[in-house]
RNA sequence: GGGACUGUAGCUCAGCCUGGGAGAGCACGUCACUGAAGAUGGCGGUGUCGCUGGUUCAAAUCCGGCCAGUCCCA
Numbered sequence: 001g002g003g004a005c006u007g008u009a010g011c012u013c014a015g016c017c018u019g020g021g022a023g024a025g026c027a028c029g030u031c032a033c034u035g036a037a038g039a040u041g042g043c044g045g046u047g048u049c050g051c052u053g054g055u056u057c058a059a060a061u062c063c064g065g066c067c068a069g070u071c072c073c074a
Base pairs, nucleotide, nucleotide: 001073002072003071004070005069006068007067010026011025012024013023020057028044029043030042031041032040050066051065052064053063054062
């Protein structure tokens, strides 16, 4: 220098192909339960969907550019 994949909650990830409600598990906060704690159950999402521009009535999702990480080629 060229190419592929990945980037979404504190962590691990789904959703993207086929545009329209941002989600799951764990963790965390709070309440119930207990003498107390654990376990269990109820409630709570805490987020610029890496950044930016474009297409569209509407973009996490489609298109361009850029950034970061992993791998391959040189």
Transfer RNA from a Nanobdellati archaeon, 74 nucleotides, folded computationally. It was read from a public genome assembly. The coordinates come from a structure-prediction model, not an experiment, and the mean pLDDT is 83. It matches the Rfam family "tRNA". It is annotated as a transfer RNA. About the family: Transfer RNA (tRNA) molecules are approximately 80 nucleotides in length.